Model confidence (mean pLDDT): 77 of 100. The RNA shown here (Bacterial RNase P class A) has 381 nucleotides and comes from Thalassotalea algicola. Of the family's consensus pairs, 97% are formed in the model. Rfam family: Bacterial RNase P class A. By type it is a ribozyme.
RNA sequence: CGAGUUAGCCAGACAAUCGCUGCUUGAUUCACUUCGGUGUUUUCAAGGGGAGGAAAGUCCGGGCUCCAAAGAGCAGGGUGCCAGAUAACGUCUGGGCGGUGUAAUGCCGACGACAAGUGCAGCAGAGAGAAGACCGCCGAUGACUUCUUCGGAAGAACAGGUAAGGCUGAAAGGGUGCGGUAAGAGCGCACCGGGCGACUAGUAAUAGUUCGUUGCAGGGUAAACUCCACCCGGAGCAAGACCAAAUAGGGUUUCAUAUGGCGUGGCUCGCGUUGAAACCGGGUAGGUUGCUUGAGCCUUAGAGUGAUUUAAGGCCUAGACGAAUGAUUGUCACUUUUCCUAGGAAGAGUACAGAACCCGGCUUAUCGGCUAACUCACAUA
Numbered sequence: 001c002g003a004g005u006u007a008g009c010c011a012g013a014c015a016a017u018c019g020c021u022g023c024u025u026g027a028u029u030c031a032c033u034u035c036g037g038u039g040u041u042u043u044c045a046a047g048g049g050g051a052g053g054a055a056a057g058u059c060c061g062g063g064c065u066c067c068a069a070a071g072a073g074c075a076g077g078g079u080g081c082c083a084g085a086u087a088a089c090g091u092c093u094g095g096g097c098g099g100u101g102u103a104a105u106g107c108c109g110a111c112g113a114c115a116a117g118u119g120c121a122g123c124a125g126a127g128a129g130a131a132g133a134c135c136g137c138c139g140a141u142g143a144c145u146u147c148u149u150c151g152g153a154a155g156a157a158c159a160g161g162u163a164a165g166g167c168u169g170a171a172a173g174g175g176u177g178c179g180g181u182a183a184g185a186g187c188g189c190a191c192c193g194g195g196c197g198a199c200u201a202g203u204a205a206u207a208g209u210u211c212g213u214u215g216c217a218g219g220g221u222a223a224a225c226u227c228c229a230c231c232c233g234g235a236g237c238a239a240g241a242c243c244a245a246a247u248a249g250g251g252u253u254u255c256a257u258a259u260g261g262c263g264u265g266g267c268u269c270g271c272g273u274u275g276a277a278a279c280c281g282g283g284u285a286g287g288u289u290g291c292u293u294g295a296g297c298c299u300u301a302g303a304g305u306g307a308u309u310u311a312a313g314g315c316c317u318a319g320a321c322g323a324a325u326g327a328u329u330g331u332c333a334c335u336u337u338u339c340c341u342a343g344g345a346a347g348a349g350u351a352c353a354g355a356a357c358c359c360g361g362c363u364u365a366u367c368g369g370c371u372a373a374c375u376c377a378c379a380u381a
Stems, first nucleotide, its partner, number of pairs: 002376009012332007020050002023047005030039003052352001056363002059361005064236004071269004076232005081095005096111001097109004112227002117225002119221002134166002136162003144155004174192006193216001194214005199208003240289004250280006260274004296315008333350008
């Protein structure tokens, strides 16, 4: 100097002018009033506030509200190495194993079980799973042919043996070597590899310069069905509560009558309760609340490898309701282009994107800037 990786922070800044909106205080208009005041009312002044790191997706987990509180089983669904964190999770942290990368405090993991069972894998190939004989190698005895030194030798064919060599394929009954054999084969042996057991380290997953034993295996796939372990009510702020107003406590049809109906995932039992459902028609759809003080944020110190947690101190940061949070000008900042020249001038650009009950995550989009640490390559010392 360049490339790569991880974590954190910011999300253009300042000033002026004008504008929108919620709250607090004061004044004012209007209405009501038990004359104390009240508010769905009008206007003004002052003060303090006003859209994110993802507010997005609605993929998970909850807080909160209601069903409404009585549960059990089955089916169904979710998760899947170990240990922790957390309100909880399918999230996060650390570790193990596997994969990937030259490497990184890098990245990824849908990471239980294939010897419980059932399936699936085109073509090629003999054969694709308790799976095989195409080319090869061997082929005695008996029978046939030729030769013979009469001991036998050679040749061709067959029954049969074999899976060491070759072919096919993504993948072919473990590898190398020696012995053995008619030819071979863990058939036997040595070493490696595998299974089982013990020991050592570790909380564990797991690992091993450890020991013993065993010829020993039946591939892949479970984001295939399945088996195993653990977990699981539902609906949702358009939940719900309150106030005011209006109407038609309307009409028709069906099922049922306690062995029935209804009761917020399905079915059965149980429990509670006593009818239920569908269609047509009419009225209202106005206001208040829920609604922002939170598993909240910041600083410091301690504990911990870390996620996180404990203590002390400080802070209050939108709460709208057809929906506010903006516009203009100037200066500066950053990125970039051109020109002249080593420092200036002129121009362009500044992303993704907008709260709606709240919070913890995950995923996706994104112009750039800053800080810290690590890795690789080159050069110099």